A computed fold for an 84-nucleotide RNA from Desulfotruncus arcticus DSM 17038, annotated as c-di-GMP-I riboswitch aptamer. Lineage of the source: Bacteria > Clostridia > Eubacteriales > Desulfotruncus > Desulfotruncus arcticus. RNAcentral holds the sequence, with entries from ENA and Rfam. It matches the Rfam family "c-di-GMP-I riboswitch aptamer". Rfam describes the family as follows. GEMM was predicted in a large-scale screen for bacterial structured RNA regulatory elements.

[in-house]
C1' cells in the first nucleotide's frame, strides 16, 4: 500500500401509500413519505415475474414482447470518510 471480514459515526438511498404528469396496460415519475437497503449505484445480457396495444386464435375466457421489472436471482461495470 492492496485485498478480506467485523463494529460504529458521519454522508447516501428510499418500500408501502397520497401524487399534478406520462402510459393501451403492467409500469414510470416532479414532491411528499420511511418497511428496509454496503452496491436498494450503473447495464434488460441470461433465467423468472408482470401486462398483452398490436398480431394469432376463437362464439368470445386463450396465445404471444419488440413494453416493463437490476427493491426477483445470476452475469458484467464502477465505488465514500474515519477508528480498531
Nucleotide at each position: 500500500a492492496a485485498c478480506a471480514a467485523u463494529a460504529u459515526u458521519g454522508g447516501g438511498c428510499a418500500a408501502a401509500c397520497c401524487g399534478a404528469c406520462c402510459g393501451a396496460a403492467a409500469g414510470g415519475c416532479a414532491g411528499g413519505g420511511a418497511c428496509g437497503c454496503a452496491a436498494a449505484g450503473c447495464c434488460a445480457u441470461g433465467g423468472g415475474u408482470c401486462u398483452a396495444a398490436g398480431g394469432c386464435a376463437u362464439u368470445u375466457a386463450g396465445c404471444u414482447a419488440a413494453g416493463a421489472u437490476u427493491g426477483c436471482c445470476a452475469g458484467g461495470c464502477u465505488g465514500c470518510a474515519a477508528a480498531c